[in-house]
Small-subunit ribosomal RNA, 5' domain from an uncultured prokaryote, 501 nucleotides, folded computationally. Its mean pLDDT, the model's own confidence on a scale to 100, is 88.

Context: one part of a larger RNA
RNA sequence: GAUUGAACGCUGGCGGCAUGCUUUACACAUGCAAGUCGAACGGCAGCACGGGUGCUUGCACCUGGUGGCGAGUGGCGGACGGGUGAGUAAUGCGUCGGAACGUGCCGAGUAAUGGGGGAUAACGCGGCGAAAGUCGCGCUAAUACCGCAUACGCCCUGAGGGGGAAAGCGGGGGAUCGCAAGACCUCGCGCCGAAGGAUGGACCCGCGUCUGAUUAGCUAGUUGGUGAGGUAAUGGCUCACCAAGGCGACGAUCAGUAGCUGGUUUGAGAGGAUGAUCAGCCACACUGGAACUGAGACACGGUCCAGACUCCUACGGGAGGCAGCAGUGGGGAAUAUUGGACAAUGGGGGAAACCCUGAUCCAGCCAUGCCGCGUGAGUGAAGAAGGCCUUAGGGUUGUAAAACUCUUUCACCAGGGAAGAUGAUGACGGUACCUGGAGAAGAAGCUCCGGCUAACUCCGUGCCAGCAGCCGCGGUAAUACGGAGGGAGCUAGCGUUGUUC
Repeated sequence: GAUUGAACGCUGGCGGCAUGCUUUACACAUGCAAGUCGAACGGCAGCACGGGUGCUUGCACCUGGUGGCGAGUGGCGGACGGGUGAGUAAUGCGUCGGAACGUGCCGAGUAAUGGGGGAUAACGCGGCGAAAGUCGCGCUAAUACCGCAUACGCCCUGAGGGGGAAAGCGGGGGAUCGCAAGACCUCGCGCCGAAGGAUGGACCCGCGUCUGAUUAGCUAGUUGGUGAGGUAAUGGCUCACCAAGGCGACGAUCAGUAGCUGGUUUGAGAGGAUGAUCAGCCACACUGGAACUGAGACACGGUCCAGACUCCUACGGGAGGCAGCAGUGGGGAAUAUUGGACAAUGGGGGAAACCCUGAUCCAGCCAUGCCGCGUGAGUGAAGAAGGCCUUAGGGUUGUAAAACUCUUUCACCAGGGAAGAUGAUGACGGUACCUGGAGAAGAAGCUCCGGCUAACUCCGUGCCAGCAGCCGCGGUAAUACGGAGGGAGCUAGCGUUGUUC
């Protein structure tokens, strides 16, 4: 000098764009953050409409008939999105390759979608419990579940053969059938089999990836083989048997530290330092362990077990997990609102309407940073007054002020008023912006002045009080302390402290 997720002191007008718990991966009150589908299903608790009954004419009761829909069965989603960096020195990351694998939804094709069955929630009745919840009996539906039939591909095979699938729902409708519902036809959405695509993922090899030798030896599933099990798949991944190997001064093992990268910062570069925000990957979700479901998890707002902690309890037993968004306590030098909206972009569900979305888009707070603008402009010597200095003549503050003449950015007041939205739909927002109005009106500080280093005098103090980055100042004339006048530098900031080069 540059740099910063900064903090502190003094000061502080406006706008734009960014950033904002670096510390206790400490504990969390409260609200919200993942639902959706009635066009899968049985239904009808509540709301609205229609209908009916009774009449005290504005109420009561009944009625799934309609819109819809609590709870329930079922489907898809909850594995994404969001957070954090504890762990991890390699099961990670970066990069270059590889072969023994899955992949829901999506896209293009192919072959099918026949015919049956038994249950079970909801519900009803009854029981237990303070609650969380739970038990028994009875009834019922499905795109829930299970056989049968069929099999272009598919799987197994001793090549003869054997095995294996599905589900319906909605819109419209001329004839025909049917009392009707409907059959039937057609369109759409689904469902099933087998290949292949895309996307996304799993695995393996090479190379690179911090410090310590005051860590020198480490290793028995250890290294390899055969066979088996297991997995979507290779493999000591696991197991049985056999062999005795494997790694290491080119640093094994051990210990410490650490998420990695694109990048960021500094530097002429080489290099050093760093890894906030944004993007990619990884890991974690109170601590430890485990699996279930599923295309996908060993699953942040799922389950089970153990532990610590907190809460409820009728003491028998239960409930919880903010490293989601706000917010609280605590820690700390220090880091924001318990805000608005789904209008846009995107995500989930749905045929759609639409619903959900603290993702996101916005607004609020903070000079935390960067950038821009303003705090006025011109004229103005009687060089006014006052202050300070003085050799008492004067000098300086100083064109500075006053005064005169102008202008109105920003802020303020009033009127209009967007784009963002391809048809409708705007949280932001009466915002940006435009027009008009008034009036110099509302808007300057901070640090320094001995040398380094731009900027000097007077007074006070008297090795005191104090200053200080280094050298050093102060013991009676201190340009170095404190005040004043003057000056220098930067400027809505300035200075100090810390970090890195």